[in-house]
Context: one part of a larger RNA
RNA sequence: CGUUAGAGUAUUGCGAGGAUCCUUCCUUAGUACGAGAGGACCGGGAAGGACAGACCUCUGGUGUACUAGUUAUCAUGCCAAUGGUAAACGCUAGGUAGCUGUGUUUGGAACGGAUAACCGCUGAAAGCAUCUAAGUGGGAAGCCCACCUCAAGAUGAGUACUCUCAUCCUUUUGGAGUAAGGUCACGGCAAGACUAGCCGUUUGAUAGGUAUUAGGUCGAAGUGCAGUAAUGCAUGUAGCCGAGAUAUACUAAUAGACC
Numbered sequence: 001c002g003u004u005a006g007a008g009u010a011u012u013g014c015g016a017g018g019a020u021c022c023u024u025c026c027u028u029a030g031u032a033c034g035a036g037a038g039g040a041c042c043g044g045g046a047a048g049g050a051c052a053g054a055c056c057u058c059u060g061g062u063g064u065a066c067u068a069g070u071u072a073u074c075a076u077g078c079c080a081a082u083g084g085u086a087a088a089c090g091c092u093a094g095g096u097a098g099c100u101g102u103g104u105u106u107g108g109a110a111c112g113g114a115u116a117a118c119c120g121c122u123g124a125a126a127g128c129a130u131c132u133a134a135g136u137g138g139g140a141a142g143c144c145c146a147c148c149u150c151a152a153g154a155u156g157a158g159u160a161c162u163c164u165c166a167u168c169c170u171u172u173u174g175g176a177g178u179a180a181g182g183u184c185a186c187g188g189c190a191a192g193a194c195u196a197g198c199c200g201u202u203u204g205a206u207a208g209g210u211a212u213u214a215g216g217u218c219g220a221a222g223u224g225c226a227g228u229a230a231u232g233c234a235u236g237u238a239g240c241c242g243a244g245a246u247a248u249a250c251u252a253a254u255a256g257a258c259c
Stems, first nucleotide, its partner, number of pairs: 001153001005164007015150004021049007033038001051107005059101004066094005071086006112144002118138004167176003181259004185201005206252003209248005215241003222235005
């Protein structure tokens, strides 16, 4: 821009894409078959591999400053306690959220239709025979459907329901201002390159802060006690803490503009 008033919500599915996999074991049954050796079709059940989707409860990884330890050096006058730097975490041990796989979970199914090779029935041409000529049945991981995803720019632009509404100027064309609704703006997000999407905007828990808490680290500083001291113990389930949860208007979602 179109879809022929403007919108909101829900849909149909023309069509397109994805997937379709394989193995082993048990049973039927040591049955059918076979002299024996051997050894099934059909049917039922179980397990697994690879692949694909989703997720983070478990199991691990990461987690660039969350916690602790520690070396060198500099600084806060000194002790103690801290902070800076050491290649974009100095090194080391862990680790919440998030993101992840090697972790967890799910999937391939079933039914049907038309068929291929092939197997048939009836059956002439050709008194026989013949699956074929007329007619008719079966038959594959393949085709169509079915399963999952997208999908009305499907210009063939579909469908349903609901909302708004007939104002003003202009001779008409046209212009202006609105409605329903939407956009910008503002606070944000499990959404995101930008856009887009989604949520919220005081009639409010949207983000931050604060309180409590899950969880992480692992026992803070100060003081006291023991020890010559290094150090240890107690105070103390301590101190500190990014993303998690709940609560709370303390701060900011104001003021507005446009179609």
This is a predicted structure of a 259-nucleotide part of an RNA (large-subunit ribosomal RNA, domain VI) from a metagenome. RNAcentral holds the full RNA, with entries from SILVA. Model confidence (mean pLDDT): 86 of 100.